Annotation:
Predicted 3D model of a 75-nucleotide RNA (transfer RNA) from an uncultured Pseudomonadota bacterium. Its mean pLDDT, the model's own confidence on a scale to 100, is 83. Its Rfam family is "tRNA". Rfam classes the family as a transfer RNA. Rfam's curators write: Transfer RNA (tRNA) molecules are approximately 80 nucleotides in length.
């Protein structure tokens, strides 16, 4: 330099054109003589950036950036 998988909440991931989710965690509460576990609520998202395509984009196109794995060139 080429190919290819990845990039969505603090963490692990799901959703693959039609209202952004789950379980950890966090916080607050119930239970309990307390702790732990258990239950319930809450909070937490420029969907990697940029531009298109469309009535509508996490999702569909080019481009660019990161990470990862192969392949190649140089010496």
């Nucleotide at each position: 330099u080429c190919c290819g998988g990845c990039u969505u909440a603090g963490c692990u991931c799901a959703g693959c054109g039609g209202u952004a989710g789950a379980g950890c965690a966090a916080u607050c509460g119930g239970c309990u003589g307390u702790u732990a576990a258990c239950c319930g609520a809450u909070c937490g998202g420029u969907c990697g950036c940029c531009u298109g395509u469309u009535c509508g984009a996490a999702u569909c196109a080019g481009g660019c950036a990161g990470c990862c794995g192969g392949a190649g060139c140089c010496a």